[in-house]
Predicted 3D model of a 75-nucleotide RNA (c-di-GMP-I riboswitch aptamer) from a Candidatus Sericytochromatia bacterium. It matches the Rfam family "c-di-GMP-I riboswitch aptamer". Gene Ontology term of the family: cyclic-di-GMP binding. Of the family's consensus pairs, 94% are formed in the model. The coordinates come from a structure-prediction model, not an experiment, and the mean pLDDT is 87. NCBI's taxonomy places the organism under Bacteria, Bacillati, Candidatus Sericytochromatia.
């Protein structure tokens, strides 16, 4: 220095489900809760899935790829 993530440590995130709340809805947000996650941080760029009131519409980044930033270790 970084392809990588075996072992470890510090910390991080939080599925299902429940409650509140927003939304027509997919879903979002907050609280509880942990199935999991080394980018399960961020970005709808490509594919994909999904929703509706069907169009100059919308949702999903915890489906895959890509972009970008980043902690620890680096056997």
């Nucleotide at each position: 220095g970084a392809a990588g993530g075996a072992a470890a440590a510090a910390g991080g995130c939080a599925a299902a489900c429940c409650c509140a709340c927003c939304g027509c809805g997919a879903g979002a947000u907050g609280g509880g809760g942990a199935c999991g996650c080394a980018a399960a941080g961020c970005c709808a760029c490509g594919g994909g899935a999904c929703u509706c009131a069907a169009g100059u519409a919308a949702u999903c980044a915890g489906c895959c790829g890509g972009g970008u930033u980043g902690c620890c270790c680096a056997a």